RNA sequence: GGGGCUAUAGUGUAGCUUGGCUAUCACUUCUGGUUUGGGGCCAGACAACCCCGGUUCGAAUCCGGGUAGCCCCG
Numbered sequence: 001g002g003g004g005c006u007a008u009a010g011u012g013u014a015g016c017u018u019g020g021c022u023a024u025c026a027c028u029u030c031u032g033g034u035u036u037g038g039g040g041c042c043a044g045a046c047a048a049c050c051c052c053g054g055u056u057c058g059a060a061u062c063c064g065g066g067u068a069g070c071c072c073c074g
Stems, first nucleotide, its partner, number of pairs: 001073007010027003020057001029045006050066005
């Protein structure tokens, strides 16, 4: 220098060639219940689409350009 893959709550993930409500689930955290207290269990809550632009009535999803990580080629 060229090519491929990946990027979504604090952590790990589903959703991505089906473009469409308020973005899924688990753990963590917080609140409440249960308990003498803790743990466990039950109920509930908070929190995310890597960045910029484009297409579209509507983008996590499609397109372009970047950034970062991993891998391959030279």